c-di-AMP riboswitch aptamer (ydaO/yuaA leader) from Haploplasma axanthum, 133 nucleotides, folded computationally.
RNAcentral holds the sequence, with entries from Rfam.
[in-house]
RNA sequence: AUAUGUUAAGAUCCGAAUCAAAAGUGAGUGGGGAAACCAAUAAUUGGGGUGAAUUCUUGUUUAGAGACAAGAAGGGGAAACUUGGAGUUCCUAACCCGACAGCUAACCUCAUAGGAGUUAUCCAAGCGUGCGA
Numbered sequence: 001a002u003a004u005g006u007u008a009a010g011a012u013c014c015g016a017a018u019c020a021a022a023a024g025u026g027a028g029u030g031g032g033g034a035a036a037c038c039a040a041u042a043a044u045u046g047g048g049g050u051g052a053a054u055u056c057u058u059g060u061u062u063a064g065a066g067a068c069a070a071g072a073a074g075g076g077g078a079a080a081c082u083u084g085g086a087g088u089u090c091c092u093a094a095c096c097c098g099a100c101a102g103c104u105a106a107c108c109u110c111a112u113a114g115g116a117g118u119u120a121u122c123c124a125a126g127c128g129u130g131c132g133a
Base pairs, nucleotide, nucleotide: 012116013115014114018027019026020025028112029111030110031109032108033107038102044099046100047097048096049095050094054073055072056071057070058069059068060067061066074092075091076090077089078088081126082125083124084123085122086121
C1' cells in the first nucleotide's frame, strides 16, 4: 500500500412499522369489516385477505394435486438531498381467514414488526448548506 473478515459508532436501505410521553397510553402512519346509490349475476372447478411477489411455455417427478428446474412476459427494489432519464444489477416470497366478505358514509376493529450492507455510476432540472466578495 492492497485485499478479506470481525466489532463499534454515525449516516443509511427494504418495509405502514415512527414520534411523544409515562406505567391505565396518545399522536401519526398502514390494513380489515361495514349502509344508501352504483356495480355484479355468481354460487366444490369453493371463495377471500396482507404483500411487488402474478401469468404463460418446456422439462423432471407424482396415482393425482402439487413440488422442482429453465425461459419469457408482466410487476417490484437498488443508499449517501429530491425528481426525471440512461445504463447496470437484484427480487418475483411467505403467511392468514375458515364456508364467509363487490364498492361503501357513520361506526367497529387490527398492526406499528422483522431484516440488510451498496452501482457512493452518468446526464439534466431543482432544493439546501458552507465559504468568499